[in-house]
Context: one part of a larger RNA
RNA sequence: CUGGGCGUAAAGCGCCCGUAGGCGGUCUCGACAGUGUCUCGUGAAAGCCCUCGGCUCAACCGGGGACGGGCGAGGCAUACUUCGGAACUUGAGUGCUGGAGGGGGAGGCGGAAUUCCUGGUGGAGCGGUGAAAUGCGUAGAGAUCAGGAAGAACGUCAGUGGCGAAGGCGGCCUCCUGGACAGACACUGACGCUGAGGGGCGAGAGCGUGGGGAGCGAACGGGAUUAGAUACCCCGGUAGUCCACGCCGUAAACGAUGGGCACUAGGUGUGGGGGUGGUGAUCAUCUCCGUGCCGGAGCUAACGCAGUAAGUGCCCCGCCUGGGGAGUACGGUCGCAAGGCUGAAACUC
Numbered sequence: 001c002u003g004g005g006c007g008u009a010a011a012g013c014g015c016c017c018g019u020a021g022g023c024g025g026u027c028u029c030g031a032c033a034g035u036g037u038c039u040c041g042u043g044a045a046a047g048c049c050c051u052c053g054g055c056u057c058a059a060c061c062g063g064g065g066a067c068g069g070g071c072g073a074g075g076c077a078u079a080c081u082u083c084g085g086a087a088c089u090u091g092a093g094u095g096c097u098g099g100a101g102g103g104g105g106a107g108g109c110g111g112a113a114u115u116c117c118u119g120g121u122g123g124a125g126c127g128g129u130g131a132a133a134u135g136c137g138u139a140g141a142g143a144u145c146a147g148g149a150a151g152a153a154c155g156u157c158a159g160u161g162g163c164g165a166a167g168g169c170g171g172c173c174u175c176c177u178g179g180a181c182a183g184a185c186a187c188u189g190a191c192g193c194u195g196a197g198g199g200g201c202g203a204g205a206g207c208g209u210g211g212g213g214a215g216c217g218a219a220c221g222g223g224a225u226u227a228g229a230u231a232c233c234c235c236g237g238u239a240g241u242c243c244a245c246g247c248c249g250u251a252a253a254c255g256a257u258g259g260g261c262a263c264u265a266g267g268u269g270u271g272g273g274g275g276u277g278g279u280g281a282u283c284a285u286c287u288c289c290g291u292g293c294c295g296g297a298g299c300u301a302a303c304g305c306a307g308u309a310a311g312u313g314c315c316c317c318g319c320c321u322g323g324g325g326a327g328u329a330c331g332g333u334c335g336c337a338a339g340g341c342u343g344a345a346a347c348u349c
Base pairs, nucleotide, nucleotide: 003321004320005319006318007303008302012317014201015200016199017198021194022193023192025088026087028085029084030083031082033081034080035077036076037075038074039073040072041071042070049065050064051063052062053061054060091191092188093187094186095185096183097182098181103177104176105175106174107173108172109171110154114150115149116148117147118146119145120144121143125136126135162169163168206247207246208245209244210243211242215241216240220236221235222234223233258316259315260314261313262312263311266294267293268292269291270290271289272288273287274286275285276284277283298305299304322349323348324347331342332341333340334339
């Protein structure tokens, strides 16, 4: 010496489940495959190294010797890894009790607002903008009152708060259902971690069939603005937004930070649970799980991170290797399509 990296420079798969594989707690017995050691064999010649010699020296050449990773055989050792047997409980899991939650699915219900319809009152404007105009209105608008219909979303509570693997989840009630957490015991006995392929989930937009359509609103029409205005502003408005079923499979799918385990000063807030003190909901203190802020060591190019690590280590996976060309072409595969996934090169700087 036997690459270096991935928060922001290129680089963490959007997320989870899991196959092969890799890795794997404590104790004991056995085996001796890995491992170590010894012996033997092999390790051609030439070359390298040592030594002696031949050309007057050297280069060159000749003789002898040594070394030799590795491979094979046998013996020995048994700490570690491995394999087989027996055992253990701290890893993992199960049971019990309990409380928290917008976790998921289905059904039902509610009020505010909006638009439309009908009727009453009323009589000239309304609307909109920087200012206007298009638009609506004497066939009675706008305003206001009463009644009715429809669809979508759920104000306050609401929080740096909660739940979920991620996407994401917010009116109320009922039913079905997943996960996490705390507490005291009992049980199983390493059953674990990761995860190439694979499978599932996956915002929005988009697609197919059928429904629905209040508001909003790509496209589109009109009015303005402007030199123009295929925009920003205004009046309209179709897909869509909503529902059911089936596709699509992407994202600044972000903490731009893969998962697991262990260890490493503190301070302060907040959500859930438990213990102790006190008569006590308030309070103090200890503790487990989650979620924030500040900060030390350490790390970092800096910014910053800092027990929720970007610190210190171990295990497994994914990914990067100058910019453009290019996430393109070609091929393959998936898709109804749109397109997705995989993914170059010439050339050029």
The part of an RNA shown here (small-subunit ribosomal RNA, central domain) has 349 nucleotides and comes from a metagenome. RNAcentral holds the full RNA, with entries from SILVA. Model confidence (mean pLDDT): 92 of 100.